Molecule: transfer RNA
Organism: Candidatus Woesearchaeota archaeon
RNA sequence: GGGGCUGUAGUUUAAUCCGGCAGAAUGGGAGCCUCCAGAGCUUUUGAUCUGGGUUCAAAUCCCAGCAGCCCCA
Numbered sequence: 001g002g003g004g005c006u007g008u009a010g011u012u013u014a015a016u017c018c019g020g021c022a023g024a025a026u027g028g029g030a031g032c033c034u035c036c037a038g039a040g041c042u043u044u045u046g047a048u049c050u051g052g053g054u055u056c057a058a059a060u061c062c063c064a065g066c067a068g069c070c071c072c073a
Base pairs, nucleotide, nucleotide: 001072002071003070004069005068006067007066010026011025012024013023020056027045028044029043030042031041032040049065050064051063052062053061
């Protein structure tokens, strides 16, 4: 220098193929329970790597970039 794959809550991930309410687990906060703690139960909190384009509508499609990994040179 060229090519491929991946990027979603603090963490692990689903949804991507075939555009249509971003969901779960875990974690954090509050409450119930308990002598206290833990466990359990209820409730709440928080995410699509960045920018642009297409579209009524984009995590998903297109372009460029960034980061990680792999291959070639």